Overview:
This is a predicted structure of a 351-nucleotide part of an RNA (small-subunit ribosomal RNA, central domain) from an uncultured Candidatus Saccharibacteria bacterium. The RNAcentral record of the full RNA draws on SILVA.

Context: one part of a larger RNA
RNA sequence: UUGGGCGUAAAGAGUCUGUAGGCGGCUUAGAAAGUCUCGGGUUAAAUACCAAGGGCUUAACCUUUGGUCUGCUCGAGAUACUGCUAAACUAGAGGGCGUUAGAGGCUGAUGGAAUGGUCGGUGUAGGGGUGAAAUCCGUUGAUAUCGACCAGAACACCAAAUGCGAAGGCAUUCAGCUGGGGCGACCCUGACGCUGAGAGACGAAAGCGUGGGUAGCAAAAAGGAUUAGAUACCCUUGUAGUCCACGCUGUAAACGAUGGACACUGGCUAUCUGAAGUGUCGACCCUUCAGGUGGCGAAGCUAACGCGUUAAGUGUCCCGCCUGGGAAGUACGACGGCAACGUUAAAACUC
Numbered sequence: 001u002u003g004g005g006c007g008u009a010a011a012g013a014g015u016c017u018g019u020a021g022g023c024g025g026c027u028u029a030g031a032a033a034g035u036c037u038c039g040g041g042u043u044a045a046a047u048a049c050c051a052a053g054g055g056c057u058u059a060a061c062c063u064u065u066g067g068u069c070u071g072c073u074c075g076a077g078a079u080a081c082u083g084c085u086a087a088a089c090u091a092g093a094g095g096g097c098g099u100u101a102g103a104g105g106c107u108g109a110u111g112g113a114a115u116g117g118u119c120g121g122u123g124u125a126g127g128g129g130u131g132a133a134a135u136c137c138g139u140u141g142a143u144a145u146c147g148a149c150c151a152g153a154a155c156a157c158c159a160a161a162u163g164c165g166a167a168g169g170c171a172u173u174c175a176g177c178u179g180g181g182g183c184g185a186c187c188c189u190g191a192c193g194c195u196g197a198g199a200g201a202c203g204a205a206a207g208c209g210u211g212g213g214u215a216g217c218a219a220a221a222a223g224g225a226u227u228a229g230a231u232a233c234c235c236u237u238g239u240a241g242u243c244c245a246c247g248c249u250g251u252a253a254a255c256g257a258u259g260g261a262c263a264c265u266g267g268c269u270a271u272c273u274g275a276a277g278u279g280u281c282g283a284c285c286c287u288u289c290a291g292g293u294g295g296c297g298a299a300g301c302u303a304a305c306g307c308g309u310u311a312a313g314u315g316u317c318c319c320g321c322c323u324g325g326g327a328a329g330u331a332c333g334a335c336g337g338c339a340a341c342g343u344u345a346a347a348a349c350u351c
Base pairs, nucleotide, nucleotide: 003323004322005321006320007305008304012319014202015201016200017199021195022194023193025089027087028086029085030084033082034081035078036077037076038075039074040073041072042071048068049067050066051065052064053063054062055061092192093189094188095187096186097184098183099182100181104178105177106176107175108174109173111155115151116150117149118148119147120146121145122144126137127136163170164169207248208247209246210245211244212243216242217241221237222236223235224234259318260317261316262315263314264313267296268295269294270293271292272291273290274289275288276287277286300307301306324351325350326349333344334343335342336341
């Protein structure tokens, strides 16, 4: 445990789908469960409170009478709101049609630069590396340079305040398959909606299992330096790993440190996408509308910083979470995992 809060002080679950539940547009009719009004019964006594009295000199205290609170129940009524039943609507939601942008996803192919290697040509004594060196490579011909071939990984420029995706994330080019979104004018369904405890799915990097692959880079490891030491920073090597397929793990400063949905509340400016209008031969520009992404700022909010129609403003609904610091995101137990470990999650004690 009421309450007050959750950008930065403790606190938004990594994200989505969705079960139960909670909440829910507009109109009419019915019934009357909630709700409201009236009346009856009951709510023992004592206690409590109120009013008028009484007894101790007063008061506290004691005591008499009447009443009250609250709940339950029965009956009669009211019908605005909530719920229920029936019917209807189109502003929410969804579908159809047309059009449109995109690094959204999966699969297969593809290109050039760079790097490394092998072979061959030229060529000769150095190269490499650093603050300076050394380990290291090189007369069995290195470095440099030219040619051919092979290999793996990543995609310069375009590139951006860009775009797409629920999030994680996504970029050479082409093709195939496929998800979602925006806009336009109409048509259709007719509240089908929002949120979402449990649950399920996805989820960077690292890590794990099996099998491949391995150019570069590089934990571990080795050596050389530096240093008082140097289990480091620097250098020379270098194995897991990084890559692929399948399976597992399920965590991150998974961040906008800001849960989702809806409505309302001045603007200016940049940019992306679509549409309409006007002018123009046209590129294009201007105006307006809708959707996104940024910057600055009215009001308002905020402890301040700042936020400010993409709200941290004003409201409603639903979920998650917080409640002094440490002990501790630990112990124990449980569940999950091959393991690593993850999730759930205390207390003693102490300040």